This is a predicted structure of a 73-nucleotide RNA (transfer RNA) from Trichonephila clavata. The RNAcentral record of the sequence draws on ENA and Rfam. Rfam family: tRNA. By type it is a transfer RNA. Rfam links the family to the GO term triplet codon-amino acid adaptor activity. The prediction has a mean pLDDT of 80.

[in-house]
RNA sequence: GUCUCUGUAGCACAAUGGAUACCGUGUUAGACUUCUAAUCUAAUGGUCGUGGGUUCGAAUCCUACCUGGGAUG
Numbered sequence: 001g002u003c004u005c006u007g008u009a010g011c012a013c014a015a016u017g018g019a020u021a022c023c024g025u026g027u028u029a030g031a032c033u034u035c036u037a038a039u040c041u042a043a044u045g046g047u048c049g050u051g052g053g054u055u056c057g058a059a060u061c062c063u064a065c066c067u068g069g070g071a072u073g
Stems, first nucleotide, its partner, number of pairs: 001072005007066001010025002018056001026044006049065005
């Protein structure tokens, strides 16, 4: 240089173009317990990597760039 994959909450992860973006974990509060742990309940937290385009509607499709990984010479 060329090809390819990846990017979503503090961490990890899902999503058929139809929307308040899922679940786990973490954190906080409460219940339970003599106390702690475990368990249960609730709350919390997201400019869906960035810009532009397509569409009535984009995390999802197209395009350029950026981050990280892989293949090739």